[in-house]
Record summary:
The RNA shown here (SAH (S-adenosyl-L-homocysteine) riboswitch aptamer) has 85 nucleotides and comes from a Gemmataceae bacterium. It was read from a public genome assembly, where an Rfam model found it. The prediction has a mean pLDDT of 76. Rfam family: SAH (S-adenosyl-L-homocysteine) riboswitch aptamer. A reference for the family is Wang et al. (2008), "Riboswitches that sense S-adenosylhomocysteine and activate genes involved in coenzyme recycling", Mol Cell. Gene Ontology terms of the family: regulation of gene expression and S-adenosylhomocysteine metabolic process.

């Protein structure tokens, strides 16, 4: 750096729909299936911190100790918190 799983970054509803996924036409293949200018579905934590686990790749101390953030389309409602009246 990559993939996978778990936390966390207060919570519900309602709207829309980029990607990503799945179906459908369409091409290409033809065992399997592969592409997408197209159509449906579904979709607003797909972002980021932190742990673990597995790969790669460079670095070179190690080990301990310490810290934990800053973001998330539009509209409403509840929570927590802080001024103010």
């Nucleotide at each position: 750096c990559c993939c996978g799983c778990c936390g966390a970054g207060g919570g519900g509803c309602g709207c829309u729909g980029c990607a990503a996924c799945g179906g459908g036409a369409c091409g290409c293949g033809u065992u399997g299936g592969c592409g997408u200018a197209c159509u449906u579905g579904c979709c607003a934590g797909g972002c980021u911190c932190g742990g673990c686990g597995g790969g790669g790749u460079g670095g070179g101390a190690u080990a301990c100790c310490a810290g934990c953030a800053a973001c998330g389309g539009c509209g409403c409602c509840c929570g927590u918190u802080c001024a103010u009246c």